[in-house]
Context: one part of a larger RNA
Molecule: small-subunit ribosomal RNA, 5' domain
Organism: uncultured bacterium
RNA sequence: ACGAACGCUGGCGGCGUGGAUAAGACAUGCAAGUCGAACGCUGAUCGUCGGGUAGCAAUAUUCGGCGGUCGGAGUGGCGCAAGGGUGCGUAACACGUGGGUAAUUUGCCGUGAAGCUGGGGAUAACUCGUUGAAAGACGAGCUAAUACCGAAUGUGCUCCGCCGGGGUUUGCCCUGACGGAGGAAAGCCGGGGACCUUCGGGCCUGGCACUUCACGAUAAGCCCGCGGCCUAUCAGCUAGUUGGCGGGGUAAUGGCCCACCAAGGCGAAGACGGGUAGCUGGUCUGAGAGGACGACCAGCCACACUGGAACUGAGACACGGUCCAGACACCUACGGGUGGCAGCAGUCGAGAAUCUUUCACAAUGGGCGAAAGCCUGAUGGAGCGACGCCGCGUGGGGGAUGAAGGGCUUCGGCUCGUAAACCCCUGUCAUUUGCGAACAAAGGCGCCGACCUAACACGUCGUCGUCUGAUAGUAGCAGAAGAGGAAGGGACGGCUAACUCUGUGCCAGCAGCCGCGGUAAUACAGAGGUCCCAAGCGUUGUUC
Numbered sequence: 001a002c003g004a005a006c007g008c009u010g011g012c013g014g015c016g017u018g019g020a021u022a023a024g025a026c027a028u029g030c031a032a033g034u035c036g037a038a039c040g041c042u043g044a045u046c047g048u049c050g051g052g053u054a055g056c057a058a059u060a061u062u063c064g065g066c067g068g069u070c071g072g073a074g075u076g077g078c079g080c081a082a083g084g085g086u087g088c089g090u091a092a093c094a095c096g097u098g099g100g101u102a103a104u105u106u107g108c109c110g111u112g113a114a115g116c117u118g119g120g121g122a123u124a125a126c127u128c129g130u131u132g133a134a135a136g137a138c139g140a141g142c143u144a145a146u147a148c149c150g151a152a153u154g155u156g157c158u159c160c161g162c163c164g165g166g167g168u169u170u171g172c173c174c175u176g177a178c179g180g181a182g183g184a185a186a187g188c189c190g191g192g193g194a195c196c197u198u199c200g201g202g203c204c205u206g207g208c209a210c211u212u213c214a215c216g217a218u219a220a221g222c223c224c225g226c227g228g229c230c231u232a233u234c235a236g237c238u239a240g241u242u243g244g245c246g247g248g249g250u251a252a253u254g255g256c257c258c259a260c261c262a263a264g265g266c267g268a269a270g271a272c273g274g275g276u277a278g279c280u281g282g283u284c285u286g287a288g289a290g291g292a293c294g295a296c297c298a299g300c301c302a303c304a305c306u307g308g309a310a311c312u313g314a315g316a317c318a319c320g321g322u323c324c325a326g327a328c329a330c331c332u333a334c335g336g337g338u339g340g341c342a343g344c345a346g347u348c349g350a351g352a353a354u355c356u357u358u359c360a361c362a363a364u365g366g367g368c369g370a371a372a373g374c375c376u377g378a379u380g381g382a383g384c385g386a387c388g389c390c391g392c393g394u395g396g397g398g399g400a401u402g403a404a405g406g407g408c409u410u411c412g413g414c415u416c417g418u419a420a421a422c423c424c425c426u427g428u429c430a431u432u433u434g435c436g437a438a439c440a441a442a443g444g445c446g447c448c449g450a451c452c453u454a455a456c457a458c459g460u461c462g463u464c465g466u467c468u469g470a471u472a473g474u475a476g477c478a479g480a481a482g483a484g485g486a487a488g489g490g491a492c493g494g495c496u497a498a499c500u501c502u503g504u505g506c507c508a509g510c511a512g513c514c515g516c517g518g519u520a521a522u523a524c525a526g527a528g529g530u531c532c533c534a535a536g537c538g539u540u541g542u543u544c
């Protein structure tokens, strides 16, 4: 010094910290959704319009259309590659540091250029049927889109051809013009005066989307120099091995892969093998040099029951996706299916040992959405543990017949000891009563003003008002009562601060080392006293 454990003890608060062993197995709940302003369908409910039935009527009921609100599954878009966990593997370009390029980068952000014309065929949902215990599967029929597929245009983009300019290691590279070929798109929402209309709209206007491309930024890939463990009781290792040429593959270089050719390549400056291990910023210690470590926090890497594989995608060979195999567990109608906490809590197990099956999205951040908002065990909080650090308290002043009592005694006394009693105060903390926060900015709603516009609509911006807090009736503040509720642990032979009595008698026991104990033990056990720390004190373990 510690992510500690154990023993005895334990008042309060703040800030931290808490599965180091079995990367063992996991019941239960939650941890990734969101968008109706992309789309069709459907349930409930409300409003309105129209029709039917009953009724003289009010009305009731039913069917259909339109609109609103709340749901359901589905198509589609974006996200699910982030965030969160763990340290198995890995001695490696994994990490750190410094360079390099042959090449990618969705969305957000910044800069710039050009577009958004016009068609088609399906399919899920749904309905029906077959099958299955279930999970589900198959067939037929209907339908929509910002889903899918042609066509048009295509600045820039890609490829090919040709011409010119520049550089050059003469292999090629950069750049400009021309010609040809290839390849895009999607709509949705709000509002509206005139005009047109098949009454849907066109049209005008505002916004959000969509397509192509360039540059930056961001992110990631790849390559190289150097650096950081032990072992020589591991001395030789290597056939895709080392290089070349040509191809394949990749976003991209490369034996990454393949055919052919050559026979190389590495090694005592430690190859190859074995053992151990995530690496770093840092942490601990130390005067430093160094040594040991890598919990928490931060960066990178690796992994997600074990092994293997690809799909989708800008990005994965994907923790809460797919497929195959295996072990394990569960369901079964025995034909077949289902699952993966090294996410947050929690359970069992093993262990010396490590927490609540908590609250909230109010803040910060993330995903989706035009927004309201929804989701978020990230995060913010609370809970438990003296596990650590820090702070505070357990009272202050006076008080000598030096009371009683204990201990010792040379029996005179000494000591615990101003300690107590007693008197006078104070009120921290805990208790109790009342008041009571900051963290809140955005955003919604309302009034007004400005801009936009054909427009006093819509929309955008601004001032003002109002609404939103898990923590929390907490912190804090004020009041009340009363010394009341709050001290222990270890040591006392020397090292090492602190001594006597009794018991025991090489016994019982102590002990870190030296060593104590066999009848006067300051070393064992108890007591009184003393010393050291103090809500802690000791012991054990480990490191310097």
Stems, first nucleotide, its partner, number of pairs: 001542002004540005011392006017385002024348003028345003033078003038075002041072014085303003095227007104219001109216007117151001119149002126141006157182005163176005187208006195202002229275003236266003241263004246258003278300004282293004305326005328339004356382001358381003364378001365376004395425004405416004429485001431480005443467004448462004488533005493514003499528005509516002